Model confidence (mean pLDDT): 85 of 100. A computed fold for a 476-nucleotide part of an RNA from an uncultured Verrucomicrobiota bacterium, annotated as small-subunit ribosomal RNA, 3' major domain. Rfam family: Bacterial small subunit ribosomal RNA. It was read from a public genome assembly.
Context: one part of a larger RNA
RNA sequence: UGACGGGGGCCCGCACAAGCAGAGGAGCAUGUGGCUUAAUUCGAUGCAACGCGAAGAACCUUACCUGGGCUUGACAUACAGCUGCAAGGCGUAUGAAAGUAUCCCGCCUUCGAGGGUGCUGUACAGGUGCUGCAUGGCUGUCGUCAGUUCGUGCCGUGAGGUGUUUGGUUAAGUCCACCAACGAACGCAACCCCUAGUCCGUGUUGCCAACGGGUAAUGCCGGGGACUCGCGGGCCACUGCUGGUUCACGCCAGAGGAAGGUGGGGAUGACGUCAAGUCAGUAUGGCCCUUACGCCCAGGGCUGCACACGUGCUACAAUGGCCGGUACAGAGGGAAGCGAUGCCGCGAGGCGGAGCCAACCCCAGAGAGCCGGCCCCAGUUCGGAUUGGGGUCUGCAACCCGACCCCAUGAAGUCGGAUUUGCUAGUAACGGCGCAUCAGCUACGGCGCCGUGAAUGCGUUCCCGGGCCUUGUACA
Numbered sequence: 001u002g003a004c005g006g007g008g009g010c011c012c013g014c015a016c017a018a019g020c021a022g023a024g025g026a027g028c029a030u031g032u033g034g035c036u037u038a039a040u041u042c043g044a045u046g047c048a049a050c051g052c053g054a055a056g057a058a059c060c061u062u063a064c065c066u067g068g069g070c071u072u073g074a075c076a077u078a079c080a081g082c083u084g085c086a087a088g089g090c091g092u093a094u095g096a097a098a099g100u101a102u103c104c105c106g107c108c109u110u111c112g113a114g115g116g117u118g119c120u121g122u123a124c125a126g127g128u129g130c131u132g133c134a135u136g137g138c139u140g141u142c143g144u145c146a147g148u149u150c151g152u153g154c155c156g157u158g159a160g161g162u163g164u165u166u167g168g169u170u171a172a173g174u175c176c177a178c179c180a181a182c183g184a185a186c187g188c189a190a191c192c193c194c195u196a197g198u199c200c201g202u203g204u205u206g207c208c209a210a211c212g213g214g215u216a217a218u219g220c221c222g223g224g225g226a227c228u229c230g231c232g233g234g235c236c237a238c239u240g241c242u243g244g245u246u247c248a249c250g251c252c253a254g255a256g257g258a259a260g261g262u263g264g265g266g267a268u269g270a271c272g273u274c275a276a277g278u279c280a281g282u283a284u285g286g287c288c289c290u291u292a293c294g295c296c297c298a299g300g301g302c303u304g305c306a307c308a309c310g311u312g313c314u315a316c317a318a319u320g321g322c323c324g325g326u327a328c329a330g331a332g333g334g335a336a337g338c339g340a341u342g343c344c345g346c347g348a349g350g351c352g353g354a355g356c357c358a359a360c361c362c363c364a365g366a367g368a369g370c371c372g373g374c375c376c377c378a379g380u381u382c383g384g385a386u387u388g389g390g391g392u393c394u395g396c397a398a399c400c401c402g403a404c405c406c407c408a409u410g411a412a413g414u415c416g417g418a419u420u421u422g423c424u425a426g427u428a429a430c431g432g433c434g435c436a437u438c439a440g441c442u443a444c445g446g447c448g449c450c451g452u453g454a455a456u457g458c459g460u461u462c463c464c465g466g467g468c469c470u471u472g473u474a475c476a
Base pairs, nucleotide, nucleotide: 001476002475003473004472005471007470008469009468010467011466012465013464015460016459019423020422021421022420023419026314027313028312029311030310031309032308033307034305035304042053043052064300065299066298067297068296069295070294073124077123078122079121080120081119082118085116088105089104091102092101093100094099108114126289127288129287130286131285135283137278138277139276140274142272147186148185149184150183151182152181153162154161155160166177167176168175192266193265194264195263197235198234199233200232201231202230203229207224208223211222212221213220238260241254242253243252244251245250316416320375321374322373323372324371325370326369332363333362334361337356338355342351343350344349382413387408388407389406390405391404392403393402429452430451431450432449433448434447435446
C1' cells in the first nucleotide's frame, strides 16, 4: 500500500422487511448429470453452466458410429511431361448410394498450340485433431457500481502519502465550503434514439368537419386541407418563478404546465478482477495425422432410460368450465411470397384464383372483456396425460424420428415439506397478436407488440452484494 475480520462509523441496492404472483408436490415440454450404447459428436459447470452455443438434428445439417468407396484428393496456387481432347450432357453394366467399368452426342481456332479440360509426377491441399495455461478478436462478471489515475508542487531515508481526506449535499469523485495543494485525464452527467405536449411545413395509398352526388350499406364518388394520422423541422423543463431554509451547493412546499426536479424507456459499461468463456464462428503460434485423425456415400446415432437436478407449459376449477351473441389493438411479415370473395370437407385442409413488390391487397378471426343460457362442488360438463382407430399437410422419404385434425380413451392432480424466485407502476399478474430461424416442425423457447391492470413500502436491527472513512493483523 492492499486484502481480510462472526472490528467500528456513515450510506446505497426488490438486499431484508411490507405485499402480489410463483418455483419446490402432479402430468407434459426442454436443457443437464448419470446410466446405457457400435455411436448416444463437441463445448458451457457456484453466483456469471443447465429452453446455454442451437434464431429450427427425419435425409442434409453432423463434427459421432457401422459398412461401402477415393488418394494431387470436395476446394486453392504453381511447375514439368503427356493427351486433339471441348466444357457439358444422354445412356449401359454393377451397386444401397458413392464409386468403378464402358458407349454415344457435344467447341472456337491464326493448326504452332492458346484458353479450358483430363492423366502422370512434384510442390502442396485438407483436418470441427490437441493446447483458450502460447494468442488476436469478441463476450460474461463484479456493475451503470462511483470509482481509477496523471502532471507539477509539497511531505517522507524509502515503499509511498498528499490531491481523492474533512463538513454539507447528490442518483453520482454531483456540486459547494474548507484545506499544501493547484490543475488535468478516463469514468458520472449532458450531447444520440424512442415516448408524453404544442406549432409550422407537407397531404397519398392516409383522413372526412362543412358543400354536392350516390348506395341496402361503406370516404363509395366530386371535392376538401379543418380533424385523426404519417413524414420532416422548430419550440417546451432550466430548480426558470413564489414562499421557507442555507455561508454556499442544495433541500422542502407551492404556482403555472401535457410533462417537475436525471419526466418514462433505450443505447452507452472507467482502471481493472476471475491464467473466467470461446483454437467448434472466423483468424492464429506450437504440436500431431497424410491411401488417413483428409474426402465421398448409404444406414444408424445426436430423440436411447432404473434414476437425479435446473428452466418452463398445462392444471388441480365456480373471480370457473362449456355454448350462443357482440365490441375494441399495436407492432410486424409478404413475390420460388401473402393469398381475398366463392365452392367442397365436422375439421386439419382441398379446388380455385381476385388483389398486392404493398399507409393501397393479403396474412387477420385479436383474446381476456361485455350480454344471455347451461353446469351445482362432484375426481365433476374440472383436468387433459396416455393409448386405439381414421385422416390432412410438408417433403425424394415421416419405421427409428414431424406437425396438425376428427372419433374413442380418459391417467396423475383437490394448491404442494425443508427451502426458494421475480416484481416498486402502466410495473407485477392475467390476455391474446406478430416476427426471426424455417420445405415442414417437436416453439410450451427467444425477441417484440398491444389489451386489462393491482397490492405494498413502518423502517434499515437482521440475511446477501456494494461504496467511503477508520481500526486490528503472525496474510501478500